[in-house]
Molecule: small-subunit ribosomal RNA
Organism: uncultured Bacteroidia bacterium
RNA sequence: ACAAUGAAGAGUUUGAUCCUGGCUCAGGAUGAACGCUAGCGGCAGGCUUAAUACAUGCAAGUCGAGGGGCAGCACGUGAGUAGCAAUACUCUGGUGGCGACCGGCGCACGGGUGCGUAUCGCGUAUGCAAUCUACCUGUUAUUGUGGGAUAGCCCGGAGAAAUUCGGAUUAAUACCGCAUACUAUCAUUGGGAGGCAUCUUUUGAUGAUGAAAGAUUAAUUGAUAACAGCUGAGCAUGCGUAUCAUUAGCUUGUUGGUGAGGUAACGGCUCACCAAGGCAACGAUGAUUAGGGGUUCUGAGAGGAACAUCCCCCACACUGGUACUGAGACACGGACCAGACUCCUACGGGAGGCAGCAGUAGGGAAUAUUGGGCAAUGGGAGCAAUCCUGACCCAGCCAUGCCGCGUGCAGGAUGACAGCGCUCGUUCGUUGUAAACUGCUUUUAUACGGGGCUAAUGUAUGUUACUUGUAAUAUAUUGAAUGUACCGUGUGAAUAAGCAUCGGCUAACUCCGUGCCAGCAGCCGCGGUAAUACGGAGGAUGCAAGCGUUAUCCGGAUUUAUUGGGUUUAAAGGGUGCGCAGGCUGAUAUGUAAGUCAGUGGUGAAAGGUUAGGGCUUAACUUUAACAUUGCCAUUGAUACUGUAUAUCUAGAUGAUAGUUGACGUUGGCGGAAUAUGUCAAGUAGCGGUGAAAUGCUUAGAUAUGACAUAGAACACCUGUGGGGAAGCCGGCUAACGAAACUAUUCAUGACGCUCAUGCACGAAAGCGUGGGGAUCAAACAGGAUUAGAUACCCUGGUAGUCCACGCCGUAAACUAUGAACACUCGUUGUCGGCGAUAAACCGUCGGUGGCUAAGCGAAAGUGAUAAGUGUUCCACCUGGGGAGUACGUUCGCAAGUAUGAAACUCAAAGGAAUUGACGGGGGCCCGCACAAGCGGAGGAGCAUGUGGUUUAAUUCGAUGAUACGCGAGGAACCUUACCAGGACUUGAACGCAGGAGGAAUGCCAAUGAAAGUUGACAGUCGCAAGACUUUCUGCGAGGUGCUGCAUGGUUGUCGUCAGCUCGUGCCGUGAGGUGUUAGGUUAAGUCCUGCAACGAGCGCAACCCUUACUGUCAGUUACCAGCAUGUAAUGAUGGGGACUCUGGCGGAACUGCCCGCGCAAGCGUGGAGGAAGGUGGGGAUGACGUCAAAUCAGCACGGCCCUUACGUUCUGGGCGACACACGUGCUACAAUGGAUGGUACAGAGGGCAGCUUCACUGCGAAGUGUGGCAAAUCUCAAAAUCCAUUCUCAGUUCGGAUCGAAGUCUGCAACCCGACUUCGUGAAGUUGGAUUCGCUAGUAAUCGCGCAUCAGCCAUGGCGCGGUGAAUACGUUCCCGGGCCUUGUACACACCGCCCGUCAAGCCAUGGAAGUUGGGGGUACCUGAAGUAUGUGACCGCAAGGAGCGUCCUAAGGUAAAACUGAUAACUGGGGCUAAGUCGUAACAAGGUAGCCGUACCGGAAGGUGUGGCUGGAACACCUCCUUU
Repeated sequence: ACAAUGAAGAGUUUGAUCCUGGCUCAGGAUGAACGCUAGCGGCAGGCUUAAUACAUGCAAGUCGAGGGGCAGCACGUGAGUAGCAAUACUCUGGUGGCGACCGGCGCACGGGUGCGUAUCGCGUAUGCAAUCUACCUGUUAUUGUGGGAUAGCCCGGAGAAAUUCGGAUUAAUACCGCAUACUAUCAUUGGGAGGCAUCUUUUGAUGAUGAAAGAUUAAUUGAUAACAGCUGAGCAUGCGUAUCAUUAGCUUGUUGGUGAGGUAACGGCUCACCAAGGCAACGAUGAUUAGGGGUUCUGAGAGGAACAUCCCCCACACUGGUACUGAGACACGGACCAGACUCCUACGGGAGGCAGCAGUAGGGAAUAUUGGGCAAUGGGAGCAAUCCUGACCCAGCCAUGCCGCGUGCAGGAUGACAGCGCUCGUUCGUUGUAAACUGCUUUUAUACGGGGCUAAUGUAUGUUACUUGUAAUAUAUUGAAUGUACCGUGUGAAUAAGCAUCGGCUAACUCCGUGCCAGCAGCCGCGGUAAUACGGAGGAUGCAAGCGUUAUCCGGAUUUAUUGGGUUUAAAGGGUGCGCAGGCUGAUAUGUAAGUCAGUGGUGAAAGGUUAGGGCUUAACUUUAACAUUGCCAUUGAUACUGUAUAUCUAGAUGAUAGUUGACGUUGGCGGAAUAUGUCAAGUAGCGGUGAAAUGCUUAGAUAUGACAUAGAACACCUGUGGGGAAGCCGGCUAACGAAACUAUUCAUGACGCUCAUGCACGAAAGCGUGGGGAUCAAACAGGAUUAGAUACCCUGGUAGUCCACGCCGUAAACUAUGAACACUCGUUGUCGGCGAUAAACCGUCGGUGGCUAAGCGAAAGUGAUAAGUGUUCCACCUGGGGAGUACGUUCGCAAGUAUGAAACUCAAAGGAAUUGACGGGGGCCCGCACAAGCGGAGGAGCAUGUGGUUUAAUUCGAUGAUACGCGAGGAACCUUACCAGGACUUGAACGCAGGAGGAAUGCCAAUGAAAGUUGACAGUCGCAAGACUUUCUGCGAGGUGCUGCAUGGUUGUCGUCAGCUCGUGCCGUGAGGUGUUAGGUUAAGUCCUGCAACGAGCGCAACCCUUACUGUCAGUUACCAGCAUGUAAUGAUGGGGACUCUGGCGGAACUGCCCGCGCAAGCGUGGAGGAAGGUGGGGAUGACGUCAAAUCAGCACGGCCCUUACGUUCUGGGCGACACACGUGCUACAAUGGAUGGUACAGAGGGCAGCUUCACUGCGAAGUGUGGCAAAUCUCAAAAUCCAUUCUCAGUUCGGAUCGAAGUCUGCAACCCGACUUCGUGAAGUUGGAUUCGCUAGUAAUCGCGCAUCAGCCAUGGCGCGGUGAAUACGUUCCCGGGCCUUGUACACACCGCCCGUCAAGCCAUGGAAGUUGGGGGUACCUGAAGUAUGUGACCGCAAGGAGCGUCCUAAGGUAAAACUGAUAACUGGGGCUAAGUCGUAACAAGGUAGCCGUACCGGAAGGUGUGGCUGGAACACCUCCUUU
C1' cells in the first nucleotide's frame, strides 16, 4: 500500500479521594399479553397452557378397457294386461352407465403434534466385499395346457341393534396343478483377473428346483422370468451433540468364541456349549431436563440464548402390548387383546378414538370461520374423459408484527377572545401564525363509469408432416378469488391524533392542592406547610396509528476474561514435602510426514444471509445470478516448528574424590543453678500479698538463715534482623547411628529434567486412649477482694493438663497473609559458611541471610536480583455482602470434631489503600486565677429578688448546662398589660384621601350606669371670598404582643482578645489533598529570626483611637491667689494678677535607644545607667474564618399561614405580688480590728426649673411653713470609713435586727389586695456554717461611702459609674478544667453525648430436624397370564395345500412382598433474616480503659472469661542494629 467498515457509556459505598466490587439504567428482539387510543392499504403471522375431553360436517379413493351382474337413473327392443286409440302398468341387461359384491392399484404419500427419547435420535463425513426396492426407464426371453371353489344374487334362520348362521347356484387379471425356461436359486467342479482378512469378479461344465392373464373393434395395453438403472429404504462406523461427582463403581446375554436358528441383510438378534470377560475419573452407572438440525435473536467479533412460522430428519396417533396384509407398516381416519373414559341398549350385548380442516367445552394473561373453489400447483386411480383431494389456491376475523400513505398547503398580528403565569399596578409574558379570515390542492374518502393478468404443453374439432399416433398449427371452450388490482370523471378541507414523559441518569418547568398523610419509585431516592419527584392545571419534550407497561433473551458485563481478568493488604496460594497418571521439556545431524502449511477434487439440500440486477407506482415482499456457507472427507506437495525413529554431544540433572558447616534428626550417658518437699540445727513473732486489703501460713515455732537428703521439669550468661531444617519446628555437655547442604578439582554418566490432580508421608498447641510420672505452672473449681452487679481483670489455694512411652487427632494469624521451577534485568552497605591470596588489613569468587535504593510494577501503602519487574512451564484457588464454612448427604475419627459443601430468604452495598478533620482513660511542647500559694466569700440563719413546682377565673409571654434563673424589666397600686371576669363598639382607638349632609370651635346640663358608653336637652357659628375647623354618613386604605427565630433581616451570647483562618503563582501527588503554615530557636502573639520547593499576599496579632501617669507651650471664667491693695468675727468676699493648683487645646516623652553577659540572629537577663514612666507602663474601645438550625416574629422590620360584630378596639374590677416546697443571685448579721454616744478631717464623678433647694422657724422624726440662690467650674444635692474622747467586757449581750402592735409623714383620682419613709413598743433565727463550690496577682482583693438612669411615688439590698482607706501570696506545672501547635491510632464524619456486640421479650418471613400421614416414578423377587408370533401334536375338516382343536415358550396388564429413591404435609423443635425510640449488660473500634486476633479445651444470663501454643493485621517507652549527612 491492498484488504478490513467494526468496538461510546452513566447512576449508586465516602465529609471528600483512588481502587476493588456488586446492583441499576440507556439499545435491539418477541408466535407475546395488559392499559389508553385508532383513518387506509400491501405482505406476513395467529393455543407457547390441558399429548385435556370432544357434539356435528367434511379430510382416500378410483378402475365397467379384470369379473359375475343390474338395486337406482336415462334411452331402447320385444312381449303381456287394460283401453277403440293416445296412453298407463308389468315383464325383458339390449345400450349409456352403475349402488352393493369379487378382483387390481392406492390407502406406508399428503396433513397434525412434540408425549417419549441424552440416543448412531440428530448433524457431518464415510462404508455395505452384509442388503431390499411397487409404480417408472432400458435390454433379453416367454405368455402353452388344465382344475376346483367362493362373494354377490336367490331361499331359509338368529338378534333390539351391531352383526351373523345354514342351504343352493355362479364368474374373473381371485385361487390351485402340469409343461417349458434364463445371466435366477442350490449342489459338485475347471480356468482367468482383482482385492481388504472373511473374499470379490469373470468365463465354462453337469444335475436339481421355480413362471405367467388376460382385456379391447383395431392400434394398443397388461402378465411372467432375468439383468441393469432411477428413486426410496435398511444396516454399520469416525467426529460433534445438556446439567449434577452431595450419582463412583456398573454389567450375566453381560464381553468374546464355536455351532445352529432367524432376517432383505450383518450382528447375542435368538439359542446350546465354552472362556471370564466388557465399560469407567478423557466421567461408566444413576438422577434431572430436553425432540435434533438448516436457521432465528443478539453481539465489533469470539461467543451467548432460542428451536414459533418455512424446509430436512426422528418419534408419536386415547394408554400398553401384538402381529397380519403388503415392494414398503408393526399402519393417525386398518385388525386383535388388555386398561381407563364416553355413548347406545329390549340388559342378552354392542359402538368409539380431531396431536387432519372448521368448531365446542375446559384450562389460561392469551391465539381466528362449523367460509368459497378444485380455476391454478401437486397427489391417487384410470387408456382417457373424468372422479376424489379441509394438500393446496383464495376469502373472513385480529394494529400481532414489518412496510407504505394520509389527517392538508400557502398567506395571514387588532400578536383577537379565552386559558395559564408574573406584577403594587399592567400598554407584561406564553399558548401563538396557532385560530378566525383569504387563496390553492384532492392522495385518501364518496358517487358514477371503464377494466386486466393469473390459461397452459388441457379438452373438442379441423389442417399439415411423416415412423397411423405422435409433433406442429388454427378455431372454439374452461376463473373460486372478482367486476378485485388498476384507470378515468364529478364533489368537497371535506372523512381521519393519540399516548407516554418532564428531580439526576434522560430530551422537556411553572402554579395550585396535599402535609412522612394520600401517594410515587428502574436505581439513587421524593412526601413531616413554600414538593420542578405525590394529585390537578397550563406549558414543554419524545414517538406517532400507535404509545406506554409487564414478561423473557442477548448486549452494555473485560461481571467466567480463547480473543480478554485476577490471587501481599480488596474475594482468592493448598500447612509442608515425595510422587504415579497427565501437561511441559537442552544441543547437533539424518529419516519420516501424524500435527502444521499450500494446491486440487468431492461434499457442505433448498429456503435464509451478503452483493449486483429484475417484478409489484415505492417499500416491505418476491425473483434471477454471483458470493459466502469460516465445516468434513479424499488426494498431491512443502518440511521451518511440534511429534516420532535413529545416531551423536555436554551447558540441565546426577555421581566420584577431597574438605568444610550447623540449636538438623534418633537413642543413651553425665552436669550445675533454681524450685518444691523432708530431716536436723539455730532463732522469734510475724510471714505473705496488694492500688489498698483480706483469704492463706505461723507459738503444735512459720518467714528469713545453714547443712544434708529426695524429686521432677527446664537449660541463665554465650544469644546475634546469627545458624540448621520441606514445613511444623530445633538451644546445657557428651557418645553412637542417620540425613543434608556448601566449596574446590572438572574425573564419570549422557537429558537421566520441571511441575504434579488422585495418592502416600510429615504436620505447633489444645484434645483423646492405655500405662507411667507429677517439681513448677495452671483451664475447671473454692475462697478473699473490687464492683450497682463481677460467673472477669487483682490475691491465696488448686485438679485435669503440662513431662515420658506407645497409639489416635490433622487443625492455627500452620504468615513472608507472597505456590514450585528456570532464565534475564542499575547500584550500595552489613553479616554467616567455604575457596583464592604471604597476611588479623584490603580485594576477588561461590552459596546463604539482612538494610537502603534506580528503572519498572502497583489503587495506594509499598515492592525492587530473596520482585509484587520482564518472560516460559505446571499445579492450587477467586467471582457482591449476609444467610454459612451453616443444613442435608457422604468420607475419616474412640470422641471432640475434620474434609467435602448448598439453597430459600434478605441488603445496595460489604470492602482495600490513602486524605482532611474530630476524638483517645495515646505521646511530646506550651499557655490561662487552670491547679498550687494566699485573701475574702457562697453552701447553714433571717430577709430581698429571680426561677422551678404547685395553686388559680387569671397567676400574660419569653430566657433553661457552661452561654437561663437581681435575665428581657433602666423601676406591675390605675395606666403599663400582652392574662382573667363582666359591660360595650364594628371603617372600628389613631392618621390620610374622595364624595354627600350638618354645624364655628366649643361649653354646659339632665337621666341611667361600676365606668366606658347610651339617651336627651340648652347655649354658641369663623372668613369678603376661596376656604379653614369640626360632627356624622358612604367608599378606599384598618387592626392583631395570633403561629412559625427550623422561612428571614437586623442585633446579641459563647468558644475567645484564643492565635489562628485563608489566597495567588509555583512545585509534589492518578486523586481527595499536601507544600507555604512543618523544622530549630524566640515571643503575649502565624511576634520575629535561621533553615527549607517554595515565593509572595489577605483577614486576624501588634500599632493607629480614648483615658490615666510626667512635662512644655497657648489661653484664663464661674476655677486659682504668690506678690500688691480693700474688707470681714471668718471665707478669693472685692480691686487686681497670669506666677502656682486646676481647667482644655496643641505638642514632647519610651524605641531593648545605651552599657554588660549569653546567643548565628531574633531575642533573653527580677543585670545596670538615665528617666515621671522600662521592656505591650495601667485601663478601655476594638472580637479573624467559623461553631452551637444558640437567643429574639414580644423592641423593630419582614415571607408565608391564621382571625375580621373578633384572635381587633374600649371600660371597671381582679391578676402578673398566690405558697407545703426546691434552686440561683444578693443584703444584713452572728460581734470588741466591734456596738453606742459626742467631737472632727479629706473626695471624685454626676444631677437639677412640674427641678435641686441654701438659710430661718415648727415638729423627737419622716416632714411642714416661709425666704432667697441657681437652667449651674458661680447656687444646690453633699460623704463615709478615718481620727480623738467616753462607755459596753464576751453575754443570744448596749451583738443582731426579722416579725408583730400602735401612731404618723409624703407621693398620687386612689396606698385593702399592693408603696416608701418616720416615731414608740415588740426583739425571732443566728455564736462563722457538711459534702462541695466562687472571685481575685496591685492601687488589685477586701472595706467605706457618694452619684446617676428609670421614676408622681416606690418595693434599689439590683444595674451602671465614682472616688476614700488599702493588703497577702505565686516553690512550681505532677495533677483537675479550658485552649494552642506537632505527632500517633481509629471500625468516628450528626464526628466519643460517636460507633457498636450478644442473650431475652414482641410481630412477620423463608428454611433445617421430626413420631407419623399421604402421593409419585423406577427397580427386584414370587404368583397369575390376554391377544399374538414361533413351535409340538393334529384320531376332527379338506382331493390337496392347509386348517380347527389341544399343549409348550415368551409377554402387556394385574396381584403379593420387602427395600431404596423422590415429593407434599405434621404435633413438637433448632437456628437464621427483617422490623418502632422494648429489657439486660458494654464485648469490639483510641493502649476502647485487662492490646486485639487465630486454633483448641473448659466455664458462664448474654456479649464473653480463663488456660495453652501461635500472629502483629498492637499503642507507648527504653535498648539494640542499620542507612543517610557532617